[in-house]
Context: one part of a larger RNA
Order: sequence, then C1' cells, then structure tokens
RNA sequence: UGACGGGGGCCCGCACAAGCGGUGGAGCAUGUGGUUUAAUUCGAAGCAACGCGCAGAGCCUUACCAGCCCUUGACAUGGGUAGUUUGAUUACCAGAGAUGGUUUCUUCAGUUCGGCUGGCUACCACACAGGUGCUGCAUGGCUGUCGUCAGCUCGUGUCGUGAGAUGUUGGGUUAAGUCCCGCAACGAGCGCAACCCUCGCCAUUAGUUGCCAGCAUUUAGUUGGGCACUCUGAUGGAACUGCCGGUGAUAAGCCGGAGGAAGGUUGGGGAUGACGUCAAGUCCUCAUGGCCCUUACACGCUGGGCUACACACGUGCUACAAUGGCGGGUAGAAAGGGUUGCGAGACCGCAAGGGUGAGCUAAUCCCUAAAAACCGUCUCAGUUCGGAUUGCACUCUGCAACUCGAGUGCAUGAAGUUGGAAUCGCUAGUAAUCGCGGAUCAGCAUGCCGCGGUGAAUACGUUCUCGGGCCUUGUACA
Repeated sequence: UGACGGGGGCCCGCACAAGCGGUGGAGCAUGUGGUUUAAUUCGAAGCAACGCGCAGAGCCUUACCAGCCCUUGACAUGGGUAGUUUGAUUACCAGAGAUGGUUUCUUCAGUUCGGCUGGCUACCACACAGGUGCUGCAUGGCUGUCGUCAGCUCGUGUCGUGAGAUGUUGGGUUAAGUCCCGCAACGAGCGCAACCCUCGCCAUUAGUUGCCAGCAUUUAGUUGGGCACUCUGAUGGAACUGCCGGUGAUAAGCCGGAGGAAGGUUGGGGAUGACGUCAAGUCCUCAUGGCCCUUACACGCUGGGCUACACACGUGCUACAAUGGCGGGUAGAAAGGGUUGCGAGACCGCAAGGGUGAGCUAAUCCCUAAAAACCGUCUCAGUUCGGAUUGCACUCUGCAACUCGAGUGCAUGAAGUUGGAAUCGCUAGUAAUCGCGGAUCAGCAUGCCGCGGUGAAUACGUUCUCGGGCCUUGUACA
C1' cells in the first nucleotide's frame, strides 16, 4: 500500500421489512446429471452451467455409431501426357445408396490456322489439399461477471531515507469523485452527467393509399369536394430549481407552492459498461502458434443415433375450479409480416382442411384479436372441473412421418381439492392476467424476441440477511 475481520462509523440497492403473484406437491414440455447403448457427437458447471451454444436433430443439419465405398481426393495452386467444348437430363441395367456400366440430345472462344493459346475433361507422379483431431493454461477476436457500481489514474509541486503519501482526506450535499466550502496543493485524463433514439404537449410544413367538421352522395369515406380534426413523416419549440415562500454557512442544496401537457436525476424507457477481477467462457463461428492423423483422425453414401429410461435436479406450460366451466349473439388494439408469398369471398367438409380464386411488390389487398361486458345454463361434486394416457378414423408438409412431425374428429377420461423444509420475481401503466405478431422454418414453439388490451396491493422503517461504496481500526496474510 492492499486484502481480510463472527471490528467500528456513515450511506445505498426489491437486500430485508410491508404487500401481490409464483417455484418446491400433480400431469406434461424442455435442458442437465446419472444409467443404458454399437452410438446415445461435442461444449457450458455456484452466483455468472442446466427452454444455455441450438433463430427450430425424420433425410440433410451431424461433428457420433454400423456397414459399403474412395485415395492428388468434395475444395485451391502448380507440372507432364492425351482428348477435346460442355452441359442437360432422356432412358436402361446392377446396387441400400454412393458408385459402376450402357444410351439419347446438345455441342466452346480466340486463331498469324499449327492442338498454337485459353478453357474443360480424363490419366500420371509429386509438392500439397483436408481434419468440428489436442492444447482457451501458447493466442487474437468476441462474450459473461462484479456493475451503470462511482470509482480508476496522471503531470507538476510539496512531504517522506524509502516503499509511498498528498491531490482523491475533512464539513455539507447529490443518483453520482454531483456540486459548494475548507485545505500543500494546483491542474488534467478515463468514467458520472449531457450530446443520440423513443414515448408524453404544442406549433409550422406536407395531404395519398390516411382523415371527414360542414355541403351533396352511398350498402359502405363509396364518390364529388375539403385537409379543419385524427393520423403519418419532417423541422422546430417546451423544463432550466427558471419564479415565489421557508430552511441552510449569505453556498451547494433540501422542503412547500404557483403556473404548466409534463417538476425536480432528462418526466418514463432504451442505447451507452472506466482502470481492472475471475489463467472466467469460447481452438465446434472465425482467425491463429505448437503438437498429432495422411489408403486415414481426410472424402462420399445408406441405415441408425443425438428422441434410450429404475431415477435425481433446474426452467417452463396446463390445472386443481363458481372472481369459474360450457353455449349464444356481440365491442374496440398495437406492432409486425407477405410474390417460390399473404390469400378475401361465396362453395364442399362436424373439423383439421380441400377445390376455386378477387385483391395486393402494400398507410390501398391479405394475415387479424382474446380476456372484458351482456343473455342462458351448471350449484360445489373428482363434477358440464381437469385434461394426461390409450384406441379408431382422417388432414397437412415433405423423395420419405416405423424408429421420430404437427394438426382434426369420435371414443377413453389418469394424477390433481392450492402443495413440507426451503426458495424466486416485482415499487406503476409495474406485478398479475389476456390475446396478437416476428425471426428460425418445407413442416414443427409451452422456448426466444417484440406488441398492445384489462390493470392492482404495499413500502412504518434500516435492527437483522445478502451484495456494494467511503472513512477509520486490528492483523502472525501478500
């Protein structure tokens, strides 16, 4: 100087407390451990691994296993020889296919016309290719974490023999090393804040595909007309403790008030992550040193596996019901996506869906709401709750749904009556609850990323638990 303390002081955070809803019990989904297996590919491991890499394992993916095949190779550059386009798929045979054999069509460019040059194909020999093989404790890059915590440093000066100190400590204050005052310090840098995006108010501008107050018109903003309003986009304004009162050291600030769409951190949210820590994670994104394989640890293919199942754990979904279930008619979103696509409408089917196909390269057309509210029914029961499981019959995607897809109908109707010890999230348009969209994607979502609808309760307080910041103290630790 740090680190640590079941030392002290001050302060903060959904850290506790006060509340609301969960997890832990059930069934299922998903990940992991374990076990099994020819293989169940590999990685991730307290927080910070476990719906994680995987924004989607039937083949492919695929790295694993079995079998079949291949050796200058699926891919790149270079040499020699031979042939000369090459490609398409047409067909046939063998085969699980890769592949091998045969066949049909088609038939390069330049040219000093010479296979001469380029290109292509085949063969030969070698340099080499290739490796998701090892080492993340050889590395780059990227990422997690403490933590959006308020810290981390430097120059000059001063002090100390020196390591170092001072500044950065102290008194107040703040979300903040934020600001003020003081001070052997005076300044500065990286962080904080602001500058950026978005939501909330207003103005100007622009009115089509958007809108409709008044006029006419219509089944319908449909049409004429209009751009006031809504909305969309662009450009600006607006909030600064600016104003008033109190308090305070006359300071920084704090408390109350006015006006205002909005008031005290920019009002909410996002993006933004200092010096560093964990030899944290990743050699299987990529790049890369070293090591290793080279008729195989490389390449191709078929089939299987990653989907196994006495069990254990994590994360979720659905429930256990009456604030509910079922039936009926019915209201109003946002944000996205759409041409190999979204697909209206009437038609067929109980339905999944099918056939037809308007419109739309989209503020124009389409995908497109549910909970809520209203009416009826059920009356507390393992039920008209709950939907697992199983049988039968279908639908869709796709060469192909046996291992192993999703969906529909009929039948079946398991556990479950609110969950032990323990444990998680959340402070407001939040929790809870309800649906909608998107990426990936042929198909497949209870996951992920977004969107809106309905919309709470509680916070006395900082003694305690956890994490963190500053000062101080002890230390046999570095």

Small-subunit ribosomal RNA, 3' major domain from an uncultured prokaryote, 478 nucleotides, folded computationally.
Its Rfam family is "Bacterial small subunit ribosomal RNA".
The full RNA is in RNAcentral, with records from ENA.